c-di-GMP-I riboswitch aptamer from Thermincola ferriacetica, 88 nucleotides, folded computationally. Its mean pLDDT, the model's own confidence on a scale to 100, is 85. It was read from a public genome assembly, where an Rfam model found it.

[in-house]
């Protein structure tokens, strides 16, 4: 000093639930809450998942089916960037 590594310290994030709010929704954001997490920090590049308002389909029309992401997930995986502390 490093990393396919994780002892201690101090801290740090925050799952379900549930309360207000925004949103078609899918989710977000803030209170409470703590299931976990050492990148559960950024970052929609590729895989995947969600959702379908809008517009398409099918009808003479509505209603309904059904396609579709331009709408989400970084706490599903994997790339990319960045980063505390330092024992074996």
């Nucleotide at each position: 000093g490093u990393a396919u590594c994780g002892a201690a310290a101090g801290g740090g994030c925050a799952a379900a639930a549930u309360c207000a709010g925004u949103g078609a929704a899918a989710a977000c954001u803030g209170g409470u809450g703590g299931c976990g997490c050492a990148a559960a920090a950024c970052u929609a590049c590729g895989g995947g998942u969600c959702u379908a308002a809008a517009g398409c389909u099918u009808a003479a029309u509505a209603a309904a089916u059904g396609c579709u992401a331009u709408g989400a997930c970084a706490g599903c995986c994997g790339g990319g960037u960045u980063a505390c502390c330092g024992a074996a």